[in-house]
Context: one part of a larger RNA
RNA sequence: GGCAAGCGGUGGAUGCCUUGGUACCAGGAGCCGAAGAAGGACGUGGACGGCUGCGAUAAGCCGCGGGUAGGCGCUGAACAGCUAUUGAUCCGCGGAUCUCCGAAUGGGAAAACCCGGCGCCGGUAAUGCGGCGUCAUCCGGUGCUGAACACAUAGGCACGGGAAGGCAAGCGAGGGAACUGACACAUCUCAGUACCUCGAGGAAAGGAAAUCAACCGAGACUCCCUGAGUAGUGGCGAGCGAAAGGGGACCAGCCCAAACCCAGCAGGUGGAAGCGGACACGCGUUGCCUGCCGGGGGUUGUAGGACAUCACGUCCGGGUCGUGUCCGACCCGGCGGCAGUUACCAAGCCGGUCGUUAGCCGAAGCGAGUGGAACCUCGCACCACAGAGGGCAAUCGUCCCGUAGGCGAAAGCGAACCGGUCUGCCGGUGAUGUUCCUGAGUAGGACCGCGCACGUGAAACGCGGUCUGAACCCGGGGGGACCACCCCCCAAGGCUAAGUACUCCCUGGUGACCGAUAGUGAACUAGUACCGUGAGGGAAAGGUGAAAAGAACCCCAGAUGGGGAGUGAAAUAGUACCUGAAACCGCGUGCCU
Numbered sequence: 001g002g003c004a005a006g007c008g009g010u011g012g013a014u015g016c017c018u019u020g021g022u023a024c025c026a027g028g029a030g031c032c033g034a035a036g037a038a039g040g041a042c043g044u045g046g047a048c049g050g051c052u053g054c055g056a057u058a059a060g061c062c063g064c065g066g067g068u069a070g071g072c073g074c075u076g077a078a079c080a081g082c083u084a085u086u087g088a089u090c091c092g093c094g095g096a097u098c099u100c101c102g103a104a105u106g107g108g109a110a111a112a113c114c115c116g117g118c119g120c121c122g123g124u125a126a127u128g129c130g131g132c133g134u135c136a137u138c139c140g141g142u143g144c145u146g147a148a149c150a151c152a153u154a155g156g157c158a159c160g161g162g163a164a165g166g167c168a169a170g171c172g173a174g175g176g177a178a179c180u181g182a183c184a185c186a187u188c189u190c191a192g193u194a195c196c197u198c199g200a201g202g203a204a205a206g207g208a209a210a211u212c213a214a215c216c217g218a219g220a221c222u223c224c225c226u227g228a229g230u231a232g233u234g235g236c237g238a239g240c241g242a243a244a245g246g247g248g249a250c251c252a253g254c255c256c257a258a259a260c261c262c263a264g265c266a267g268g269u270g271g272a273a274g275c276g277g278a279c280a281c282g283c284g285u286u287g288c289c290u291g292c293c294g295g296g297g298g299u300u301g302u303a304g305g306a307c308a309u310c311a312c313g314u315c316c317g318g319g320u321c322g323u324g325u326c327c328g329a330c331c332c333g334g335c336g337g338c339a340g341u342u343a344c345c346a347a348g349c350c351g352g353u354c355g356u357u358a359g360c361c362g363a364a365g366c367g368a369g370u371g372g373a374a375c376c377u378c379g380c381a382c383c384a385c386a387g388a389g390g391g392c393a394a395u396c397g398u399c400c401c402g403u404a405g406g407c408g409a410a411a412g413c414g415a416a417c418c419g420g421u422c423u424g425c426c427g428g429u430g431a432u433g434u435u436c437c438u439g440a441g442u443a444g445g446a447c448c449g450c451g452c453a454c455g456u457g458a459a460a461c462g463c464g465g466u467c468u469g470a471a472c473c474c475g476g477g478g479g480g481a482c483c484a485c486c487c488c489c490c491a492a493g494g495c496u497a498a499g500u501a502c503u504c505c506c507u508g509g510u511g512a513c514c515g516a517u518a519g520u521g522a523a524c525u526a527g528u529a530c531c532g533u534g535a536g537g538g539a540a541a542g543g544u545g546a547a548a549a550g551a552a553c554c555c556c557a558g559a560u561g562g563g564g565a566g567u568g569a570a571a572u573a574g575u576a577c578c579u580g581a582a583a584c585c586g587c588g589u590g591c592c593u
Base pairs, nucleotide, nucleotide: 001592002591003590004589006587007586008585009584015578016543017542020514021513022511023510024509025508026507027506028505029503030502031166032165039101040100041099042055043054044053046079049075050074051073061095062094063093064092065091066090070083071082072081106115107114108113116135117134118133119132120131121130122129137163138162139161141159142158143157144156145155171199172198173197174196175195181188185235211218212217222249223248224247225246226245232240233239253495254494255493256439260296261295262294264292265291266290267289268288269287274283275282276327277326278325279324280323281322301473303438304437305436306434307433308432309431310430311429312428315334316333317332318331319330320329321328335427336426337425338424339423340422348421349420350419351418352417354414355413356412357411359407360406361405365380366379367378368377369376381398382397383387389401390400391399444468445467446466447465448464449463450462451461454480475490476489477488478487479486530537531536550577553564554563555562556561
């Protein structure tokens, strides 16, 4: 020096464990904010660094309800104090307070700071000073005021209303890549994806045929399965890729514009027409035309409506149409019918029931043995609508919390249902005629683009820019160039639940999901420490024991540390703590050299 086995050190693998994650299921909730949010800064405890809570009333104040014996949150211990059966701490609901920053909004600013105006109050001899309230902008409404310029308008002022900012995913819209694929690459693809912006909601969007279909028919929209990788499209390359139809989920339909009638306002015209009809009287800024605004009417494609006439049908009372009589029309109330707050079609309110935000009741076991400890073993019992699970010194249905089952709210919230109040709608239909209305810079066209599975193609259909530009129901659009026949439908206004998508969040539950290099980046002071000017990047780090019983006392000693003693089942479980692998470092022994 090597090898071997042994005993240690170092180290922290492995096993076991789980407070934390992860994926999903069911139910709930789906918004918060100028009444100041989200998120923060700074404070706040007797002494207090961090977390949590709270806000100068500051781990809290008040009320109501639950609940029961201790309590003054979590992080070492002790101390000093305080509080509670006159019910505290704790839990739920409601209320009060709520510094400063932040949309931040009196003005400013390098966020958490600086400086003001006005009013009221406090203080001072007085000023300075202090407290409370208020003062941003924009939009729309009402009122007042009011230029150039007479009226008017612009502008100004006041009052009351709204907006702003935040938010995980999902949704609609406006913009919109490239890497990549095409074995290179340019059309193409990736992809209308990523990303940016705007907007809305608990969902959003879409939606009641100018739709499809095919000579048969269907009957809003949305979503799923199929049709089908089909028909097509495509440097006919790579690729892209329908629809009808069928089967399901869910079901719901409506309102305006216009014609016409009436009221009001403004302008024009006019002295005659007119005032529902007939007669008489009376009236006369009434009449006629245009525009605006409001009420009635009306909403369709076998066309529908308006207007006029006719037929059938509507009950009672009152009023109006200048007056009187007759006829007629309209309005109001009753009556009758229907319906109901998501559209149609409108504001709700009250009560009940139920759910939710605290809780409550809840069956049944003892003995012996072993052991540090009984839940183990043995013996004999019991409950079970409860033998899910967790805890307790080891493996407990009967010890504890629970579980099955059942019960419960003063107050807040919610909605399906029921009832009441209330509210809305309806009280006409048909026939004939007249040809009054039925969405215009629209439809369509040309050129250029885009969307449609469809790349310009034979390219229909839809959308946009520029230039043009109809018809008016004897009308118009579509059926994939175009034409004819045939069929379907009514654009140029609007609303609409359900079925569908998602999960920042709350409650309960599940796993041939992880178990500390795994699982979230984060089981622990974690978006912390640390790095970066910044945007941003971003860790490591769990385990004594059943219980601290965390080793009094003695010895070595400067300290760390160690040896005894003691605790404990165990101390090679001693806080550098369960187990304690390997690399690596030693010690003694044997063998070889």